A computed fold for a 344-nucleotide part of an RNA from an uncultured bacterium, annotated as small-subunit ribosomal RNA, central domain. Rfam family: Bacterial small subunit ribosomal RNA. The prediction has a mean pLDDT of 82.
[in-house]
Context: one part of a larger RNA
RNA sequence: UUGGGCGUAAAGGGUACGUAGGCGGGCUUGCAAGUCUGAUUUGAAAGCACAUGGCUUAACCAUGUGAGGUAAUUAGAAACUACGAGUCUAGAGAGUGGUAGAGGUAAAUGGAAUUCCAAGUGGAGCGGUGAAAUGCGUAGAGAUUUGGAGGAACACCAGUGGCGAAGGCGGGUUACUGGGCCACAUCUGACGCUGAUGUACGAAAGCGUGGGGAGCAAACAGGAUUAGAUACCCUGGUAGUCCACGCCGUAAACGAUGAGGGGAUAAGUAUCGGGGGAUUUCGGUGUUUAAGCUAACGCAGUAAGCACCUCCGCCUGGGGAGUACGGUCGCAAGACUGAAACUC
Numbered sequence: 001u002u003g004g005g006c007g008u009a010a011a012g013g014g015u016a017c018g019u020a021g022g023c024g025g026g027c028u029u030g031c032a033a034g035u036c037u038g039a040u041u042u043g044a045a046a047g048c049a050c051a052u053g054g055c056u057u058a059a060c061c062a063u064g065u066g067a068g069g070u071a072a073u074u075a076g077a078a079a080c081u082a083c084g085a086g087u088c089u090a091g092a093g094a095g096u097g098g099u100a101g102a103g104g105u106a107a108a109u110g111g112a113a114u115u116c117c118a119a120g121u122g123g124a125g126c127g128g129u130g131a132a133a134u135g136c137g138u139a140g141a142g143a144u145u146u147g148g149a150g151g152a153a154c155a156c157c158a159g160u161g162g163c164g165a166a167g168g169c170g171g172g173u174u175a176c177u178g179g180g181c182c183a184c185a186u187c188u189g190a191c192g193c194u195g196a197u198g199u200a201c202g203a204a205a206g207c208g209u210g211g212g213g214a215g216c217a218a219a220c221a222g223g224a225u226u227a228g229a230u231a232c233c234c235u236g237g238u239a240g241u242c243c244a245c246g247c248c249g250u251a252a253a254c255g256a257u258g259a260g261g262g263g264a265u266a267a268g269u270a271u272c273g274g275g276g277g278a279u280u281u282c283g284g285u286g287u288u289u290a291a292g293c294u295a296a297c298g299c300a301g302u303a304a305g306c307a308c309c310u311c312c313g314c315c316u317g318g319g320g321a322g323u324a325c326g327g328u329c330g331c332a333a334g335a336c337u338g339a340a341a342c343u344c
Base pairs, nucleotide, nucleotide: 003316004315005314006313007297008296012312014201015200016199017198021194022193023192025088026087027086028085029084030083033081034080035077036076037075038074039073040072041071042069048066049065050064051063052062053061054060091191092188093187094186095184096183097182098181099180103177104176105175106174107173109171110154115149116148117147118146119145120144121143125136126135162169163168206247207246208245209244210243211242215241216240220236221235222234223233258311259310260309261308267288268287269286270285271284272283273282274281275280292299293298317344318343319342326337327336328335329334
């Protein structure tokens, strides 16, 4: 390479949009590039296949025929593919009318709680633990009442619930805004699917500049524990966590399961959104199971089934190693790409 694979054994890109490319609905007609058929030319001999013959047989050898080609020329065929023309509506999109939602961005705003500040009452403890101590407190703490400041997060509702491509999204209000689903079947008429390179988005941590800083809390300090304790426990506590703008581009970024499409083979049950209302119908979210699949576990109309179709990504024994070197990107941290020697 061929092949075989990718839930858990190695292997699905973090996610989407989309360029090239690959693949692509029904009917009519044309063409004849692919495809198929015939003829001619060529395809040396040997070899190969078959038949016959020669060495006593075989190997071997001889003779004849055949086969062997992305070959060229030429004559045809028209089912399929390509291409041209026309047409259709089942794919796709648009329209109209509804509808659910923590989908996104921005602004202003609400109450509970923690902390702090001021004041009143009050007077000896508080706090913390397995037990303690560090710590706070007669310069009046803790408790309690009133007023104020500030930051962050939104109890109940709340749900195997909803929305989003993924990351993710949860107090209420307003403005702007994306997508979905259902009904009608009014319009366009294949306009579709996938997608190398590319572009955009992308938790947390981290980085830059400027703000902010209540609580929490890496680092750090102290107290304990312990043989030790650079920990687990306790008292403190700085970055950070928050905001704006700009980077970073990684995660067990997980359903460890790429995207889209077609058919349906049994059902039960729960739930969310829409329609019809008589049996129900369309779209989601779960669960239990049949056939089938699987090495097993398990999956099972949300498939890992039907050796289904198309396109992309990836794997090829363990270690060395996601390392070295080179390159690209980055302020840096580092990211991406990514070996070999050697060894088992």
Notes:
RNAcentral holds the full RNA, with entries from ENA, Greengenes and SILVA.